Context: one part of a larger RNA
Molecule: small-subunit ribosomal RNA, 3' major domain
Organism: uncultured bacterium
Order: sequence, then C1' cells, then structure tokens
RNA sequence: UGACGGGGGCCCGCACAAGCGGAGGAACAUGUGGUUUAAUUCGAUGAUACGCGAGGAACCUUACCUGGGUUUGAACGUAGAGUGACCGGUGCCGAAAGGUGCCUUUCCUUCGGGACAGUCUACGAGGUGCUGCAUGGUUGUCGUCAGCUCGUGCCGUGAGGUGUCGGGUUAAGUCCCAUAACGAGCGCAACCCCUAUCGUUAGUUGCCAGCGAGUAAUGUCGGGAACUCUAGCAGACUGCCGGUGACAAACCGGAGGAAGGGGGGGAUGACGUCAAAUCAGCACGGCCCUUACGUCCGGGGCGACACACGUGUUACAAUGGUAGGUACAGAGGGGCGCUAUCCAGCGAUGGAGUGCGAAUCUCAAAAACCUAUCUCAGUUCGGAUCGGAGUCUGCAACUCGACUCCGUGAAGUUGGAUUCGCUAGUAAUCGCGCAUCAGCCAUGGCGCGGUGAAUACGUUCCCGGGCCUUGUACA
Repeated sequence: UGACGGGGGCCCGCACAAGCGGAGGAACAUGUGGUUUAAUUCGAUGAUACGCGAGGAACCUUACCUGGGUUUGAACGUAGAGUGACCGGUGCCGAAAGGUGCCUUUCCUUCGGGACAGUCUACGAGGUGCUGCAUGGUUGUCGUCAGCUCGUGCCGUGAGGUGUCGGGUUAAGUCCCAUAACGAGCGCAACCCCUAUCGUUAGUUGCCAGCGAGUAAUGUCGGGAACUCUAGCAGACUGCCGGUGACAAACCGGAGGAAGGGGGGGAUGACGUCAAAUCAGCACGGCCCUUACGUCCGGGGCGACACACGUGUUACAAUGGUAGGUACAGAGGGGCGCUAUCCAGCGAUGGAGUGCGAAUCUCAAAAACCUAUCUCAGUUCGGAUCGGAGUCUGCAACUCGACUCCGUGAAGUUGGAUUCGCUAGUAAUCGCGCAUCAGCCAUGGCGCGGUGAAUACGUUCCCGGGCCUUGUACA
C1' cells in the first nucleotide's frame, strides 16, 4: 500500500421486510450429469455451465460410428510433359460414390503457335487434429457499481502519501464550502434513438369532424384537411413563489403545465478482476497427420434410458369447462410468396380462382362481453399414453417430422425442507408477429399490443456493493 475480520461508523441495491405470482410434488417438452452404446461428435461446469454455442440434427447439416471407394486428391494456383479429350447420348456392374464399354471427336491460326478441356509429374494443398496456460479479435462477470489515474508542487531516508481527506449534498469523485495543494484525463452527467403535449408542414394507397349524395352494408362517391399518419421545430431549465440551509450546493412544499425536479424506456460498460470463455465463427505461433488424423458416398448415430439435476409447458378446475352469439389491437411478414371468394371434405387439407412486390391486396386476434348448460365428482376437470384411419412437406417420414379425425382417458385434488421473479402500465394474465426454415419436434428465442393489480412501517437481521476508520503473525 492492499486484502481480510463472526471490528466500528455512514450509505445503497427486490438485499431483507410488506405484498403478488411461481419453482421444489404430477405428466410432458428441452438441456445437462450418469449409465449404455459400434458411435451415442465437440465445447460450456458456483455466482458468471445446464430451452447455453444450436436464430431450426429425417438425408444434407455432421465434426461421431460402420461399410464401400479414393490418393495432387472435394475447391484452387504455378511450372513441365504428353493428349484430344471433356461435354453430350446410351448400355452393364453397384446401396451410392464410383468403375467400365459403345456412339460422337474442340475452337482460333500469320501454320510458329494460342485458347479450352481432361490425363501424368513436381511444388504448393487439406486437417472441426493438440495447445484459449503461446496469441489476436470477440464475450461473460463484479457493475451502469462510482470509481481508476496523471502532470507540477509539497511531505516522507524510502516503499509511498497529499490531491481523492473533512463538513454538507447527490443516482453519481454530482455539486458547494473548507483545505499544501493547483489543475487535468478515463469514467458520471450531457450530446444519440423511441415515447408523452402543442402548433407549423405534406394530402396518396392513409384519414372522415362538419356539408351533400348513395347503399342491404362498407370513406362507397362529391368533397374536406379537422383527427391519425410524415418531416422539421417548440417545450422542462429547480426557470417562478414560499420555507429549510452556512449568504452555498441542495432539499421540502406550491403554482402554472401534456409532462417536474434524472418525465418513462433504450443504446452507451472506466482502470482492472477471474492464467474466466472461445484454436469448433474467424485469424494466428508452435507441435502433430500426409495411400491419412485428408477426402467422396450408402446406412446408422447425435433422438439410447434403472436413474439424478436445471429451465419450461400443461394441469389439478366453477374468478372454471363446454356450446352458440357479439366486439376491440400493435408491431411485423409476403413472389418457388401471402392469399380474398366459391366448391369438396367432420377436419388437417385439396380443387377452381381473384387481388397484391403491398399505407391499396393478404396473413389476421385471444382473453373480454351476452345467453344456455354442467353442480363439486378423479367429473362435461385434466389431457399423458396407446390403437385405427388420414393430410401435408420432402428423393425419402422405420429408426426420427408436424398436423387432422375417431376411439382410449394415465398421473394429478395446489405440492416437504428449501428457493426464484417482480415497485406501475410493472407483476399477473391473454393472444399476435418475426428470425432460422422444404417441413418441423418452438412449450425455446426476440419483439408486439389487449386486460391490468397488491405492497413498501422501515434498515435490526441475511446477501452483494461503495466511502472513512481500526486490528493483523496474510500478500
């Protein structure tokens, strides 16, 4: 100087407390461990691994196993040699990769050669092989915590200290005062984006308040430019008033205002820590393989299953289930696409067919509300599992896809110790969209809107963190 303390003081955080809803019990989905296996490819492992890399494993992917091939090779460059093959058509063998026949026999030319193609040779190739403890780059984490430092000066023999401490204050090393310090840098804040308000601006494909017309109905038509929408501005700054305070910074209350003291959300992550993660995104040093640890193909595996754990979905019902009826979004996607409408089918879907490269057409809401029924049951709850019949995608759904219909109808009656999330348009609950994608194992991820709470006395305690101080045989 740090680190640590079941030392002290001050302070903060869904850290506790106050509440609401979960997990831990059940079934299933998914990841992991373990076990098994020819292989169950590899990585990630307290917080900071475990619906993680993977934003999509039937083949491919694919790295694993097995079997069949191949060795200048699956892609590519240079040089040399020799050739007219190659492509195309068509047989045979084969599971395919491939092997092997037959037919056809390049182009330009200054006749030297050149182009193209495949063959051979040589040098390069290739490796998801090892090392993340050789590395770059990127990332997690403490933590969006308020810290981390420097120049000059001063103090100390020196390591170092001071500044950065003290009194207030703040979300903040934020600001003020004081001060052997005076300044500065990286962080904080602000600048950026979305959102909340007004007026200005633009009127199509969007809008329809008022006026007129029309319809069974619809901004449908004339028209309008109010509203939504577009673009750029304005607006909030403790600016104003009162009080507290040290005449400061600031805090408390109030006015006006759409919004008030950081308005709400996002992006933004200091010096560093964990030899943290990644050589399998990529790059790269070293080491290793080179008729194989490279490479091509068929099939299998990554999907196994006495078990254990994590994350989720669905439930155990009446604030509910079922049947019928009636409404209301936002943000997105759409051409090998999204599909109106009609027809067929109980349905998944199929057939015909229309509009739209989309503010025009389309995908397209559910909880809610109304009516009826069920009447507390393992049930009209719950839907696992299994049997049968189908639809769709795709070369192909046995291993191993999703969906539909009929039948079947398991566990489960609110979950031990313990444990997680959340402070407002939040939790809870309801559906919708997108990426990846032929299809889909999505209950995941990322977004979007609908409905919409309870509680916070407080900081004694648990956990993590910040500042000052104290002890130390630790570094």